About this RNA
Model confidence (mean pLDDT): 75 of 100. This is a predicted structure of a 113-nucleotide RNA (c-di-GMP-I-GGC riboswitch aptamer) from Candidatus Brocadia.

[in-house]
RNA sequence: CACGAUAAAGGCAAACCCUGAGCGAUCAGGGGACGCAAAGUAACAGGGUCUUCUGUAGGGGCGUAUUGCAAUACGCCCCUGCCUCUGAUAGAAAGACAGCCUUACUGCCGAAG
Repeated sequence: CACGAUAAAGGCAAACCCUGAGCGAUCAGGGGACGCAAAGUAACAGGGUCUUCUGUAGGGGCGUAUUGCAAUACGCCCCUGCCUCUGAUAGAAAGACAGCCUUACUGCCGAAG
């Protein structure tokens, strides 16, 4: 540099249950062990999976940016209407997962080859 023992010492903790947070994916704490040599860190490195939201027209309101005002653009909310009839193999939108894979960084131990 690499590799990973039926080694030693220690570590982590799936499903499930309880409590709490979140619309949700999921997360935090406790119990519990299926597994793990990186099951340590990074989700703004790439892919993947999952969640939520997003039809359209008119009117009104709010916020942000430019601006002296007006106005314009974008985002959000409310009211009314419309259909190709209730929207999605998409998003140019917001999130979750590192125990899905690759990647980057860091790290304990030391038999064999």
Its Rfam family is "c-di-GMP-I-GGC riboswitch aptamer". Gene Ontology term of the family: cyclic-di-GMP binding.
The sequence is in RNAcentral, with records from Rfam and Ribocentre.